c-di-AMP riboswitch aptamer (ydaO/yuaA leader) from an Acidobacteriota bacterium, 155 nucleotides, folded computationally. It was read from a public genome assembly, where an Rfam model found it.
């Protein structure tokens, strides 16, 4: 001198995961900021849950053809999330399609990247009233580019 790592702060990204009030703690002259706890607080997000509607595995036979009965065969189902499907692999290499993200917002085009993980436990279609749950976690350092429109800031 440069790089890397760590800590704090600022500015941001994915995500529903933020804000407000009160109390306590530490600090302090005090206030702000910080941490913790408490809210029939606000806001955002999810699940369960009527009627109506939808659905009630496949094949064969019978009938009264919406349905029902018999035989054989096959087999659990569901939720959060963009994260599924098809080849292929025999492990998630690779390729494609659908879907998703990328610094004010929307649209279009192009570019880059992702396409995980977890949970319920034989049970849940839709669903008004109603009931109930969550507000985490993980990252980045000029950060994708262009056009049009809107908005905002500065002069």
């Nucleotide at each position: 001198u440069a790089a890397a790592a760590c800590u704090c702060a600022u500015u941001g990204c994915c995500g529903a995961a933020u804000c407000c009030g009160u109390u306590c703690a530490a600090u302090c002259a005090a206030a702000c900021a910080u941490g913790a706890a408490c809210g029939c607080g606000a806001a955002c997000g999810g699940g369960g849950g009527a009627a109506c509607c939808a659905a009630c595995g496949g094949c064969c036979c019978g009938a009264g053809c919406a349905u029902c009965g018999g035989g054989c065969c096959c087999c659990g189902g569901g939720g959060c999330g963009c994260a599924u499907c098809u080849g292929g692999u025999a492990u998630c290499a690779c390729a494609g399609a659908c879907g998703a993200a990328g610094a004010u917002u929307c649209u279009u085009c192009g570019c880059u990247u992702c396409c995980a993980g977890c949970c319920c436990g034989u049970c849940a279609g839709c669903u008004a009233a109603c009931c109930u749950c969550g507000u985490a976690g993980g990252c980045a350092c000029u950060a994708c580019g262009a056009a049009g429109a809107a908005g905002g800031a500065g002069a």